A computed fold for a 70-nucleotide RNA from uncultured Jannaschia sp., annotated as Glycine riboswitch aptamer. Its mean pLDDT, the model's own confidence on a scale to 100, is 82. Lineage of the source: Bacteria > Pseudomonadota > Rhodobacterales > Roseobacteraceae > Jannaschia.

RNA sequence: CCGGGAGACACUGCCCCAGGCAGGGCCGAAGGAGCAACCGCCCCGGUAAACUCUCAGGCGAACGGACCGG
Numbered sequence: 001c002c003g004g005g006a007g008a009c010a011c012u013g014c015c016c017c018a019g020g021c022a023g024g025g026c027c028g029a030a031g032g033a034g035c036a037a038c039c040g041c042c043c044c045g046g047u048a049a050a051c052u053c054u055c056a057g058g059c060g061a062a063c064g065g066a067c068c069g070g
Stems, first nucleotide, its partner, number of pairs: 001070004009024001011023005025059003031055001032053003038046003
């Protein structure tokens, strides 16, 4: 770089009604944050995730997208 790539509002109210704003609800696979075992100089500190939290992001399509393949 190319290909594949999930989840979650068919919600409510308002407006200048192609859409936007707000309310509450929801999702985890951008990013971010947190902890175990283990290790150390053992007060304390170092240190992982696909786990956890949802700050961010997302909940028609598009874009994005961890991860996998080439």